Lysine riboswitch aptamer from Neglectibacter sp. 59, 178 nucleotides, folded computationally. The source organism's lineage runs through Bacteria, Bacillota, Clostridia, Eubacteriales and Neglectibacter. Its mean pLDDT, the model's own confidence on a scale to 100, is 79. RNAcentral holds the sequence, with entries from Rfam.
RNA sequence: AAGCAUGAUAGAGGCGCGGCUGACAAGAGUACGUUUCCAGCAGGCCCCGGGCAGGGGUGGAAGCGGAAAGGGGAUGCCGCCGAGGCUAAGGAGCGCCCAGCUCCUUUUGCCGGGCUGCGGGAGAAGAUCCCGCAGACUGUCGCCUUCCUUGCAGGGAGGGCGGAGCGCUGUUGUGAUU
Numbered sequence: 001a002a003g004c005a006u007g008a009u010a011g012a013g014g015c016g017c018g019g020c021u022g023a024c025a026a027g028a029g030u031a032c033g034u035u036u037c038c039a040g041c042a043g044g045c046c047c048c049g050g051g052c053a054g055g056g057g058u059g060g061a062a063g064c065g066g067a068a069a070g071g072g073g074a075u076g077c078c079g080c081c082g083a084g085g086c087u088a089a090g091g092a093g094c095g096c097c098c099a100g101c102u103c104c105u106u107u108u109g110c111c112g113g114g115c116u117g118c119g120g121g122a123g124a125a126g127a128u129c130c131c132g133c134a135g136a137c138u139g140u141c142g143c144c145u146u147c148c149u150u151g152c153a154g155g156g157a158g159g160g161c162g163g164a165g166c167g168c169u170g171u172u173g174u175g176a177u178u
Base pairs, nucleotide, nucleotide: 001178002177004175005174006173007172008171009170010169011168014081016080017079018078019077020076024072032065033064034063035062036061037060038059039058045057046056047055048054049098050097051096052095084111085110086109088106089105090104091103092102093101094100112138113137115135116134117133118132119131120130121129122128140163141162142161143160144159145158146157147156148155149154
């Protein structure tokens, strides 16, 4: 001096990821309340996901009145670049059990990223989210190749193939080797 191993630190990918706020749209003229009429039933029947417990009593038409939650979301702010999302397991909560849902934790496993299309799930939903597949695009590194620089090394531009974030780049500490 160069590369190798290991640690620290700072960064890059871009409609980048996630959180809070939230005008506004939708939910919906729905649920529900009430008046009238019609049909039915006093419950051994019906309703609240199934059972127990508990609670409530039906259905239709017309008129009047008439929500909310979850989800979305302009704007602004915050934390970040396995950001985060999902799978599996465990724990907590919803009267008890099952089912289902929500939250938390952990490690295991998958995914570099966004977009488009198709299929599936959730959802009121042509919104949005999640999962799988496909397609081109994009960032990164490796290999091959062409050109430029300067003949080489190194660097840059283009093309092709491939891998994965436990990655990549910069700076730097330590260690051994040449």